[in-house]
Formats: sequence, structure tokens, C1' cells
RNA sequence: GGGCGCGUGGCUCAGUGGUAGAGCACCUGCUUGACACGCAGGGGGUCGCUGGUUCGAUCCCAGCCGUGCCCA
Repeated sequence: GGGCGCGUGGCUCAGUGGUAGAGCACCUGCUUGACACGCAGGGGGUCGCUGGUUCGAUCCCAGCCGUGCCCA
């Protein structure tokens, strides 16, 4: 330098055009002598950035940034 993939709560990941979700973690309450488990409830996201397409974009397109692999 070229090719392919990935980027979404703290972590691991869903979500293939119509209000952003799950598990774990975190907080509060119940339970216990106390802890753990369990049960109920709650908070937390500029969906990597910029532009484009569209009535509407996490999703489609382009460029850029970061990261992984491959080729040279």
C1' cells in the first nucleotide's frame, strides 16, 4: 500500500428501514442473626465520527477514525 471483517449501556452480545433490547454487573426494597441464593422494582446508550439516500437510518451508500485477520 491492497483485500476482508468488526465498532450498539460497565462487560458479552442481539437488533437487516418505523419508539434501542437481553444476559451478567450496578442501585433500592423484601427475605436472613449476617452473607450468599432467590423475589420485586430502578438507573445507565449522542448505536465510532462526518456527510448522503429516504417521509423516516443502529440498519442502505460514501469518506474518515479505531481494531482484528490475510496478501504484498

This is a predicted structure of a 72-nucleotide RNA (transfer RNA) from Anaeromyxobacter sp. Red801. Rfam family: tRNA. Rfam classes the family as a transfer RNA. RNAcentral records the identical sequence in 4 taxa. The sequence is in RNAcentral, with records from ENA, GtRNAdb and Rfam.